[in-house]
RNA sequence: GCCCUCAUGGCUCAAUGGAUAGAGCACCGGUCUUCUAAACCGAUGGUUGCAGGUUCGAGUCCUGCUGGGGGCG
Numbered sequence: 001g002c003c004c005u006c007a008u009g010g011c012u013c014a015a016u017g018g019a020u021a022g023a024g025c026a027c028c029g030g031u032c033u034u035c036u037a038a039a040c041c042g043a044u045g046g047u048u049g050c051a052g053g054u055u056c057g058a059g060u061c062c063u064g065c066u067g068g069g070g071g072c073g
Stems, first nucleotide, its partner, number of pairs: 001072007010025004018056001028042004049065005
């Protein structure tokens, strides 16, 4: 230098181009308990890496860039 792949709550991951982007864990509150843990209930938390484009509609498709991983030279 070229190619492939990944980037979504604090973490690990879902999400046929179409409903208000979800789940588990963590954190917070509650029930229970003498207290803690466990269990159960609930709440908070997201410009879907950045900037554009296509589309009635983009997390998803296209382009560029940034970062992680891998391959070739």

Transfer RNA from Flexilinea flocculi, 73 nucleotides, folded computationally. The prediction has a mean pLDDT of 81. Rfam family: tRNA. Its family is annotated with triplet codon-amino acid adaptor activity in the Gene Ontology.